[in-house]
This is a predicted complex of two RNAs, RNase P RNA and transfer RNA, with 429 nucleotides together.
RNA sequence: AGAGUUGACCAGGCAAUCGCUAUUACUUUUAUAAAAGAAUAAUAGAGGAAAGUCCGGGCUCCUUCGAACAAAGUGCCAGGUAACACCUGGAGAGUGUGAGCUCAUGGAAAGUGCCGCAGAAAAUAUACCGCCUAAGCAUGUGAAUGCCGGUAAGGUUGAAAAGGUGUGGUAAGAGCGCACCGCAUAAAUGGUAACAUUUAUGGCAUUGCAAACCCCAUCGAGAGCAAAACCAAAUAGAAGAGCUAUGAUAACCCGUAAUCGCUCUAGGGUAGGUUGCUAGAGGUGCUUGGUGACAGGCAUCCCAGAUGAAUGAUUGUCCAAGACAGAACCCGGCUUAUAGACCAACUCCUUUU
RNA sequence: GCCGGAAUAGCUCAGUCGGUAGAGCAGCUCAUUCGUAAUGAGAAGGUCGUAGGUUCGAUUCCUAUUUCCGGCACCA
Numbered sequence: 001a002g003a004g005u006u007g008a009c010c011a012g013g014c015a016a017u018c019g020c021u022a023u024u025a026c027u028u029u030u031a032u033a034a035a036a037g038a039a040u041a042a043u044a045g046a047g048g049a050a051a052g053u054c055c056g057g058g059c060u061c062c063u064u065c066g067a068a069c070a071a072a073g074u075g076c077c078a079g080g081u082a083a084c085a086c087c088u089g090g091a092g093a094g095u096g097u098g099a100g101c102u103c104a105u106g107g108a109a110a111g112u113g114c115c116g117c118a119g120a121a122a123a124u125a126u127a128c129c130g131c132c133u134a135a136g137c138a139u140g141u142g143a144a145u146g147c148c149g150g151u152a153a154g155g156u157u158g159a160a161a162a163g164g165u166g167u168g169g170u171a172a173g174a175g176c177g178c179a180c181c182g183c184a185u186a187a188a189u190g191g192u193a194a195c196a197u198u199u200a201u202g203g204c205a206u207u208g209c210a211a212a213c214c215c216c217a218u219c220g221a222g223a224g225c226a227a228a229a230c231c232a233a234a235u236a237g238a239a240g241a242g243c244u245a246u247g248a249u250a251a252c253c254c255g256u257a258a259u260c261g262c263u264c265u266a267g268g269g270u271a272g273g274u275u276g277c278u279a280g281a282g283g284u285g286c287u288u289g290g291u292g293a294c295a296g297g298c299a300u301c302c303c304a305g306a307u308g309a310a311u312g313a314u315u316g317u318c319c320a321a322g323a324c325a326g327a328a329c330c331c332g333g334c335u336u337a338u339a340g341a342c343c344a345a346c347u348c349c350u351u352u353u
Numbered sequence: 354g355c356c357g358g359a360a361u362a363g364c365u366c367a368g369u370c371g372g373u374a375g376a377g378c379a380g381c382u383c384a385u386u387c388g389u390a391a392u393g394a395g396a397a398g399g400u401c402g403u404a405g406g407u408u409c410g411a412u413u414c415c416u417a418u419u420u421c422c423g424g425c426a427c428c429a
Stems, first nucleotide, its partner, number of pairs: 002348006010340001012318007020045006027038004047324001051335002054333005059224003073218003076090005091105001092103004106215002111213002113209002128155002130151003136147004163181006182204001183202008228275004239265005245259002248256002268428003282301008319322001354425007363378004372409001381395004402418005
């Protein structure tokens, strides 16, 4: 110098004019006050994702003795947190030359199920083409042939083929024996644990799929601010369906018709205002503990709250020429969209010293 | 704002506990008819909205995303 990785941070600036929303102050009007309306002034006024609504929590109503089942979610280990499917650290696997990145990663000898086509065979190996006639039987002088058999080394299929490579061995073969590797079991050591390492044993039985059912562990009522509460306005009584209770019919039950109450359907009416509403698991700075997520302490600050729904428009100027995009009860995450600028740590390659 | 559902041939819809997708109508070709319609026969037409993942294999299972549709207040 070039190429890249990870993390953090910013999200056009300034000025003028005209507007919008909220709060406060003051003036004025109605009817003294309360309250409301209007005018003026001051102050404040979108985001890192406000988005998707995918998780979790607060809050509200409803339901519920408690507990359990069912349905649904999560799933290596440890920790953080109000909680989580989030975050941090670690383990294992995969990937990249590397810094790094990715992983729904418990159990397949609890059980069930599936594996189309092809192939001998898709999981208790029953062998298509092959290889072998050592033993046994028959024929034959014999070579040999046939029977009875042995075998799975080789070929063919497939995503996947019953441990792999080498060597000995054999009639031909085979974990049949041995060496190394893999696998399983047991023990020891290290680690909180996941797991790792070492040693011994077993000759290898048990393919794969659980984002198939399932098992195990864990979690766990439901609905959502259009929740919910209050004021005002308006009205439709009846009808249909269901449930409960009551008395009647009846010996009793069922059934029948009736009445009171409740729920739903369709239909009808009103669609105005107030609260909920923003001081919060809040922000900023310093400091202590911790590898870290995070937690504790001290100081300081108050930072949108609309409801046909504000946060804008125009002009000038500067630069790097401005992306994605607009709060609606509030927080913690995740995911998705995103022009450009800057900082820190690190990696690879080339050149020079 | 909150909650739910759908996307498959030109149109309307099936098919989903994973094994390569079908029906009706429409359009095309042929036959029938003097000709048209109807009728009969035949063939064609699909990246199952898009992208990624799980799996040997995905319309189907999981995740994200795009487009479209529906519901909600109060009173009696």
Rfam match: Bacterial RNase P class A. It is annotated as a ribozyme. The prediction has a mean pLDDT of 76.